[in-house]
Context: one part of a larger RNA
C1' cells in the first nucleotide's frame, strides 16, 4: 500500500451524476392507524407501549390422584389434590442494556411508465421491452382454413364457427372524431386493353416441269453456262378474326396501409378575435391531453418547494414536430422500474484517526 472487517469526538448528505455504499429499523403481544379505493385493499400504514429473573394473588384451559357413593364384577357418578400451559394484580432483584447472542421490515409524500403474478438478452441491458386476462377485425362449412412435406402422408383434431387459424390492441373506467383521393382488400360484371393457342388471307426459300438462251455438236434435234416463270410437297414467315385472369373502369371498406391546410380583415383604450372574405383539398385534427419518455428556440412564463432549484410538482398554450385500438385520457393495487422531496439514520463527507485478520515486502 491492497482486500475483508470493527470502533470513532462534534456535525449529519455539507459527499456525489445520484444517499452509491454502509448504518438506522427488525421477533412476539397490546394500543392505534390517513388520503385514496375497483370496497378486496391501502396496512406490519404511520405512531406509541411492553418484553429478563424470583416470590405471591386471582382467574381460565388441559390432565386428573387419594377419598366417598352405586355395583357380584366389569365399570359408572361426585369431587377436586397434584402437575402442565396461559392471562392478570401485588412485591422484590440485577445490569448500560431483558426478542441481552444469532436470525430478523427503515419510513413517508408526489409524479412518469407498465394494470397486476409472470418472461427476457446462458457470459456487459430485468426494463417503460415480451407475455397476459380482456377488446376488435379477417379467414375457415370439414377431404375446413392454415402449416410441414416433390409425394405418400401428418399436424390442425379423434376438434366442427361458444371451434380453429392469422393480425392489431393489451386489466378496469370514460371514450374511440373527419377523410375511400392514393395504396391494399372485397364485390360486380357492361365496355376498353390483353398472352399462349386456334384459324390462316398473303409472302419468301427449295423444287418436278415449262421457257429464253451465250456456246458446242452428229446441225431435224441434243447437250449446255446463265436467266425467267413455276404446281404439289417440305420449310420459313404471316394480316384480319376468335381468345382467360389481370389491368383500366364501377361500387364498398379505417380497431385496413394511411392522411387530417393557407392567407387577409374585423369589437367604443390597447390587446385578442366569437365574426367575415378568399384560395386549395379526399377531408382539413373532434373529445381529451399538452414545454410532455414528444418543446428546437428553452434554464419559455407564473406559482410551490429551497437561503439559493437547467431537475421536480401545479398551471398557462406560442403543440419547431400530441391525439384517439402503431389507441386517447384517467386510474386503486402492484414494481430488485425511473424521477423529485422529507423524516430517521449514519465515516458518503468536513477529515481524518485507531484497531483486527489476510495479502503484499525480506529471509528460508
Nucleotide at each position: 500500500c491492497c482486500c475483508u472487517c470493527g470502533u470513532u469526538a462534534a456535525g449529519g448528505a455539507a459527499c456525489u451524476c445520484g444517499g452509491c455504499a454502509a448504518u438506522c429499523u427488525a421477533g412476539c403481544c397490546c394500543c392505534g392507524u390517513a388520503a385514496c379505493u375497483u370496497c378486496g385493499g391501502a396496512a406490519g400504514a404511520a405512531g406509541g407501549g411492553g418484553u429478563g429473573c424470583c416470590c405471591u394473588u386471582u382467574c381460565c384451559c388441559g390432565u386428573g390422584a387419594g377419598a366417598u357413593c352405586c355395583u357380584c364384577g366389569c365399570g359408572g357418578a361426585u369431587g377436586g389434590a397434584g402437575c402442565g400451559g396461559g392471562a392478570u394484580g401485588g412485591g422484590g432483584c440485577c445490569g448500560c442494556a431483558g426478542u441481552g447472542a444469532a436470525a430478523g421490515g427503515g419510513u413517508c409524500c408526489a409524479g412518469g411508465c407498465g394494470a397486476c403474478u409472470g418472461u427476457u438478452u446462458a457470459c456487459u441491458a430485468a426494463a417503460a421491452a415480451c407475455a397476459c386476462a380482456g377488446g376488435u377485425c379477417u379467414c375457415u362449412g370439414c377431404u375446413a382454413a392454415g402449416u410441414c412435406g416433390a409425394a405418400a402422408g401428418a399436424c390442425g383434431a379423434u376438434g366442427u364457427a361458444u371451434a380453429g387459424a392469422g393480425a392489431c390492441u393489451g386489466a378496469c373506467a370514460a371514450g374511440u372524431g373527419a377523410c375511400c383521393a392514393a395504396u391494399g382488400c372485397c364485390g360486380a360484371a357492361a365496355g376498353g386493353u390483353u398472352a399462349a393457342g386456334g384459324u390462316g388471307a398473303g409472302g419468301g426459300g427449295u423444287c418436278a416441269g415449262c421457257u429464253c438462251g451465250c456456246g458446242a455438236u452428229u446441225a431435224u434435234a441434243u447437250c449446255a453456262a446463265g436467266g425467267g416463270c413455276a404446281a404439289a410437297g417440305c420449310u420459313c414467315u404471316g394480316a384480319a378474326c376468335c381468345g382467360a385472369a389481370g389491368c383500366c373502369c364501377c361500387g364498398g371498406u379505417g380497431a385496413a396501409u394511411g392522411u387530417c391546410g393557407g392567407c387577409c380583415g374585423u369589437a367604443a383604450c390597447u390587446a385578442u378575435a366569437a365574426c367575415g372574405g378568399u384560395c386549395c383539398u379526399a377531408a382539413g385534427g373532434u373529445a381529451g391531453c399538452g414545454a410532455a419518455a414528444u418543446u428546437c428556440c428553452u434554464u419559455g412564463u407564473c406559482g410551490g418547494g429551497u437561503a439559493a432549484g437547467u431537475u421536480c410538482c401545479g398551471a398557462c398554450c406560442u403543440g419547431c414536430a400530441c391525439g384517439a385500438a402503431u389507441c386517447u385520457u384517467g386510474u386503486a393495487a402492484c414494481g430488485a422500474u425511473c424521477u423529485g422531496g422529507a423524516c430517521g439514520c449514519u465515516g458518503u463527507c468536513u477529515c481524518g484517526a485507531c484497531g483486527a485478520g489476510g495479502g503484499g515486502c525480506u529471509c528460508g

Overview
This is a predicted structure of a 364-nucleotide part of an RNA (large-subunit ribosomal RNA, domain IV) from a bioreactor metagenome. The coordinates come from a structure-prediction model, not an experiment, and the mean pLDDT is 86. The RNAcentral record of the full RNA draws on SILVA.